[in-house]
Context: one part of a larger RNA
């Protein structure tokens, strides 16, 4: 000098675009953050309103609505965090004849005929609750046989095995379902190479290294197991210890290099801690399940409930980091034939000079020079065209009116915002640091090795350009300094 996820001190007018818990992966009140489909299925309220009736009550409507249940798809995406990890985790380049792939696209063949259940519901109970148990009824695109079987799979080469579902529509037809092949996109696996520190860590290893056979997996493989052999790694640093998500990139630098990995994009890992599997095309699953543990809460003491490293927000820690906002209008995602519903993703707004960029705080004229202050050799000099005063302008802000694009039909949170126009008036808007040398900018007073300054050298003990104050000056400017960190 440049840079910064910064903080602190003083100061502070506006706008645009960004950014905002680096510390306790500490604990969390409350609300919201993943649902949707009646064109898969069976069932199905109530309030209210209208009518009848003396009334009890009944009928209609509300409504095949609400709230549930079975079933399907989604919940493995999106969002957060960086604890762990020195590893094929990541980057890059190969390989996979050793593999998988729901939804989507293309092609091809099929969709015949049966069956038994079960929730909801009714009923009987248990429990404080969470919830649970028995009996009875019922449907399906839920479940199970049979038929058919090209392909596929198995094979002892004779053969054997494997599927389906309907729904909507008056209909045409459409959407589905099943088998197979291919594609696209996605993923699993293997390998080469690459990227930290320590030798005051020198030896490490028993499923260890390889083989044969099996199990398991979508798939190779000591991944696992039985048996056999005795191997495998290491000074080109094994093992151990420390530290650390990795990259595209970012900062600096002429470059080489050095430092960093916040925001944005890609990958990985994690979801109170540890372990496990289930479902599923895919999870060993943040807002799923089970077990154990710590913690918090409820309890009728028998037993239960919970997991913000989602968005806000609270306590705590800390030098330090925001609103318990608006909207699905746009973009994108899930479900649905659609209407539409959901979406703290996202789009916006709010707070913060935290950063970058832009603008303003007026312009022109104006005295051998007001007042005031400072200095002085008392003559004068400086602030200084600075002010006053005259003329002019009105950016920004404030105020009044109009008012979008974003949405090629409807639909706008932002927003009466941006922007445009009018009127008024210099009006509402400057500070901070420094002035001994380095380093740009000097005097007076106070103080007297005191009080203090200080990045280094060093100042201060009675004339201090170095401390404090005044005047003057220099630098930067809505900022300026200091501190921390990097080059």
């Nucleotide at each position: 000098g440049a840079a910064u996820c910064a903080a602190c001190g003083c100061u502070g007018g506006c706008g645009g675009c960004g950014u905002g818990c680096c510390u306790a992966a500490c604990a969390c009140a409350u609300g919201c953050a993943a649902g949707u489909c009646g064109a898969a299925c069976g069932a199905g309220a109530a309030a209210g309103u209208g009518g009848a009736g003396c009334a009890a009550u009944c009928c209609a409507u509300g409504a095949g609505u609400a709230a549930a249940g079975u079933g399907g798809c989604g919940c493995a995406c999106g969002g957060g965090u960086g604890a762990g990890u020195a590893a094929c985790a990541c980057g890059u380049g190969a390989c996979u004849a050793a593999c998988c792939u729901a939804c989507c696209u293309u092609u091809u063949a099929g969709u015949g005929g049966g069956g038994g259940a079960u929730a909801a519901c009714c009923u009987a109970g248990g429990g404080a609750a969470a919830c649970c148990u028995g009996g009875g009824c019922u449907a399906a695109u839920a479940c199970c046989g049979c038929a058919u079987a090209a392909c596929a799979c198995u094979u002892a080469c004779g053969a054997g095995u494997c599927a389906a579902a309907g729904c909507a529509g008056c209909a045409a037809u459409g959407c589905g379902c099943u088998g197979a092949a291919a594609g696209a996109g996605g993923g699993g696996g293997u390998c080469g190479c690459g990227g930290c520190c320590g030798a005051u860590u020198a030896g490490c290893u028993a499923g260890u290294u390889g083989g044969c056979g099996g199990g398991g997996u979508a798939a190779u493989g000591g991944c696992c197991c039985a048996c056999c052999a005795a191997g495998g790694c290491a000074g080109u640093g094994a093992u151990c210890g420390g530290u650390a998500u990795c990259c595209g990139g970012c900062c600096u630098g002429a470059g080489a290099g050095g430092g960093c990995g916040c925001a944005c994009g890609g990958a990985c890992a994690c979801a109170c801690u540890g372990g496990a599997a289930c479902u599923g095309a895919a999870a060993c699953a943040c807002g799923g399940u089970c077990c154990a543990g710590a913690c918090u809460c409820c309890u009728a003491c028998g037993g239960g409930a919970g997991g913000c490293a989602g968005c806000a927000g609270u306590g705590g820690g800390g030098a330090a980091u925001u609103u318990u906002g608006c909207g699905c209008a746009a973009u994108g995602g899930g479900g649905g034939a659609a209407a539409c519903c959901c979406u703290g993703a996202c789009g916006c707004a709010g707070c913060a000079a935290c950063g970058c960029c832009g603008c303003g705080u007026g312009g022109a004229g104006g005295a051998u020079g007001a007042a005031g202050u400072c200095c002085c050799u008392u003559g004068g000099g400086a602030c200084g065209u600075a002010a006053a005063c005259u003329c002019c302008u009105u950016u920004c802000g404030a105020u009044c009116g109009g008012g979008a694009c974003g949405a090629u039909a409807a639909u706008g949170a932002c927003g009466g915002u941006a922007c445009c126009g009018g009127a008024a008036g210099a009006a509402g808007a400057a500070g901070c640091c420094c002035c001994g040398g380095c380093u740009a900018a000097c005097u007076u007073c106070g103080u007297g090795c005191c009080a203090g300054c200080a990045g280094c050298c060093g100042c201060g003990g009675u004339a201090a350009u170095a401390c404090g104050a005044g005047g003057g000056g220099g630098g930067c400017a809505a900022g300026c300094g200091u501190u921390g960190u990097u080059c």